Source information:
Small-subunit ribosomal RNA, 3' major domain from a Candidatus Doudnabacteria bacterium, 464 nucleotides, folded computationally. The coordinates come from a structure-prediction model, not an experiment, and the mean pLDDT is 81. Rfam family: Bacterial small subunit ribosomal RNA.
Context: one part of a larger RNA
RNA sequence: UGACGGGGACCCGCACAAGCGGUGGAGCAUGUGGUUUAAUUCGAUGGUAAGCGGGGAACCUUACCAGGUCUUGACAUGCAGCUGCAUACACUAGAAAUAGUGUAGCCUUCGAGGGUGCUGCACAGGUGCUGCACGGUUGUCGUCAGCUCGUGCCGUGAGGUGUUCGCUUAAGUGCGAAAACGAGCGCAACCCCUAUCAUGUGUUACAAGUGUCACAUGAGACUGCCGGCGUUUAAGCCGGAGGAAGGUGGGGAUGACGUCAAAUCAGCGUGGCUCUUACGACCUGGGCCACACACGUGCUACAAUGGAUAGGAACAAAGGGACGCCAAAGCGUAAGCUGGAGCAAAUCCUGGCAAAACUAUCCUCAGUUCGGAUUGAGGGCUGCAACUCGCCCUCAUGAAGCUGGAAUCGCUAGUAACCGUGAAUCAGCCUCGUCACGGUGAAUACGUUCUCGGGUUUUGUACA
Repeated sequence: UGACGGGGACCCGCACAAGCGGUGGAGCAUGUGGUUUAAUUCGAUGGUAAGCGGGGAACCUUACCAGGUCUUGACAUGCAGCUGCAUACACUAGAAAUAGUGUAGCCUUCGAGGGUGCUGCACAGGUGCUGCACGGUUGUCGUCAGCUCGUGCCGUGAGGUGUUCGCUUAAGUGCGAAAACGAGCGCAACCCCUAUCAUGUGUUACAAGUGUCACAUGAGACUGCCGGCGUUUAAGCCGGAGGAAGGUGGGGAUGACGUCAAAUCAGCGUGGCUCUUACGACCUGGGCCACACACGUGCUACAAUGGAUAGGAACAAAGGGACGCCAAAGCGUAAGCUGGAGCAAAUCCUGGCAAAACUAUCCUCAGUUCGGAUUGAGGGCUGCAACUCGCCCUCAUGAAGCUGGAAUCGCUAGUAACCGUGAAUCAGCCUCGUCACGGUGAAUACGUUCUCGGGUUUUGUACA
């Protein structure tokens, strides 16, 4: 100087407390461990792995396994020699890769030049190992308020001072003091969205002419004003006025020096090592979907603040659309099919865009008109192909489950909770995931003793 303490002081955070809703019990979905397996590819493992890489595993993907095949190679460049080769179609063998046969089949400045294929040589190739050789990127402490430097001063020196102290702040934010005076990276502000108004422009928006709506530009909030408190003055704190908004208005982007030899050689790049008729490459099929079990994350419930049926042109926002979104009309109980109008979209479609909500009736506390797992039958769609292993519809079936032990998680306001909508990925979809969007819309916070994490300071130390 640090680190640590079941030492002290001060301060902060959904950290506790006060509340609301969950998880842990059930069924299912999904990830992981384990076990099994020819293979169940690999990575991630307290917090900071486990609906994570996977924002789409039937084939492909695919890296794994079995079998069948290739060896200058599936891909790149160069050299030498040879070459109407590649390719398309048909047939044969085959599971295919591939092999064979037949037909068609190059350009040219005529230099054997270009393209292609074959042979040979250099080489290619490796999702093989090492994240403890690395770059890049990322998580975490933590959006915590810290981390440093120049000169000066102090100290033999390591180092200290500045950065400490008092007050204050969300903040090393500021004010005052002070051997310090300044500066940098962080904080804040500058950026984006949103709440109010004005002006301009109005197509395709709205019923008309600008009220709504859309886009652009600008205004507005600064402790500026008043009172009190504060070191009668400062920073600031409390209350008030005005205001759409008040003390950072709300949200986002933004992550200092560093820590964990944290994560990633399988996104990518890359040193070293290693394989080279194979640890490279192609194909078919299988596997990644197994199942005594254990854990994580979710969904649906256990019901009456509910379930079912019916009704009224109840009321959104934000997206997407050409290999696409798909209207009207018709068929089908439905999934869906036929159909073909419109639309590269404020125009058309998704879409009459919602669902909770509201109104009426039934159910009357029951394993039920709760709950929907599981299973049987029949269909639909995508796709060469749904057996392993897709989604959806209809009829039937109707399991566990009556609020969950110890323990444990989220959330302070348009938040939690409840309700639906859209998108990326994508032929289809295991999406109940993720990311976004709106609708309805709470309760509680006395306080900082305790738990956890963090900051400043002080003290002890046999630790570095």